[in-house]
Context: one part of a larger RNA
RNA sequence: CUGGGCGUAAAGAGAGCGUAGGUGGCUUUUCAAGUCGGAUGUGAAAUCUCUCGGCUUAACUGGGAGGGGUCAUCCGAUACUGUUGAGCUAGAGGGCAGCAGGGGAAGGUGGAAUUCCCGGUGUAGUGGUGAAAUGCGUAGAUAUCGGGAGGAACACCAGUGGCGAAGGCGACCUUCCAGGCUGUUUCUGACACUGAGGCUCGAAAGUGUGGGUAGCGAACAGAAUUAGAUACUCUGGUAGUCCACACCGUAAACUAUGGACACUAGGUAUAGGGAGUUUCGACCCUCUCUGUGCCGAAGUUAACGCUUUAAGUGUCCCGCCUGGGGACUACGGCCGCAAGGCUAAAACUC
Numbered sequence: 001c002u003g004g005g006c007g008u009a010a011a012g013a014g015a016g017c018g019u020a021g022g023u024g025g026c027u028u029u030u031c032a033a034g035u036c037g038g039a040u041g042u043g044a045a046a047u048c049u050c051u052c053g054g055c056u057u058a059a060c061u062g063g064g065a066g067g068g069g070u071c072a073u074c075c076g077a078u079a080c081u082g083u084u085g086a087g088c089u090a091g092a093g094g095g096c097a098g099c100a101g102g103g104g105a106a107g108g109u110g111g112a113a114u115u116c117c118c119g120g121u122g123u124a125g126u127g128g129u130g131a132a133a134u135g136c137g138u139a140g141a142u143a144u145c146g147g148g149a150g151g152a153a154c155a156c157c158a159g160u161g162g163c164g165a166a167g168g169c170g171a172c173c174u175u176c177c178a179g180g181c182u183g184u185u186u187c188u189g190a191c192a193c194u195g196a197g198g199c200u201c202g203a204a205a206g207u208g209u210g211g212g213u214a215g216c217g218a219a220c221a222g223a224a225u226u227a228g229a230u231a232c233u234c235u236g237g238u239a240g241u242c243c244a245c246a247c248c249g250u251a252a253a254c255u256a257u258g259g260a261c262a263c264u265a266g267g268u269a270u271a272g273g274g275a276g277u278u279u280c281g282a283c284c285c286u287c288u289c290u291g292u293g294c295c296g297a298a299g300u301u302a303a304c305g306c307u308u309u310a311a312g313u314g315u316c317c318c319g320c321c322u323g324g325g326g327a328c329u330a331c332g333g334c335c336g337c338a339a340g341g342c343u344a345a346a347a348c349u350c
Stems, first nucleotide, its partner, number of pairs: 003322004007304002012318001014201004021194003025088004031082001033081002035077007042069001048066007091191001092188003095184005103177007110154001115149007125136002162169002206247006215241002220236004258317006266295011299306002323350003332343004
């Protein structure tokens, strides 16, 4: 000496469930596998260390001693780890009583608006832009009133607010399903944490089959702009956007911050509970649990910053990084209908 790291420099898997494995609360008992001690055997020589010599010295070299082990057998120790048995309740889970919620699925209903159709009034423009033009309009548009159709999205409430593992979730009603929080100390009695493989979920776009199509709108067409304009602007407009079922499996899937547990000043705001005090009652106030934000001490950091929601102090488990480019590539394999995805080099070059 026996790596260092992962918010922004390379690096946390998009998220969860969970197999093997790793790790694991308190008390006691058994064994003695790990661990510790002793004995015996062996651990060639050279090398290494110490020491005594030989070459004038040193290097070199001769003698002696020592050191050196995931080693074997036997005997012992039992604190810790493990193992066996018994028990406990602080972890975990269940029960009971409450609470909040855009959590998920299915079905139904509603109003505003856009568009289209029909009818009335009405007449020459309308629309669009920086300015125009294409477009629409005397076959009566735009505007306005009444009626109807259809699809998609749900103004206000709305919040630095809520829920969900993440993606994500917002009109209203009903049904079904799931999670969370609080209180209680009623039950089980370590049943726990993490999780290689695996399985499931996973925005948008895209794909397949069948529907649907109001608005918007890749591609495409036209009008402009321009030196050009395969753009920005305008008029149209197909796929798509919507629904059902089945694929795809990726995002700046971001908190660019894996999960669990414990500990370490505070202040303030807000959401959901509980207790106390007070009151006619409520608010206020005090305490407390859970979440979401801001500020901030110690500490930490290269700095920025982070700071009880840590990037602080520790433990356990997983994933990942190892100069830039080549390269989120080639080849091969696996997956996919395809698009492509996952895994993942080298030559060469700086």
This is a predicted structure of a 350-nucleotide part of an RNA (small-subunit ribosomal RNA, central domain) from an uncultured bacterium. The coordinates come from a structure-prediction model, not an experiment, and the mean pLDDT is 87.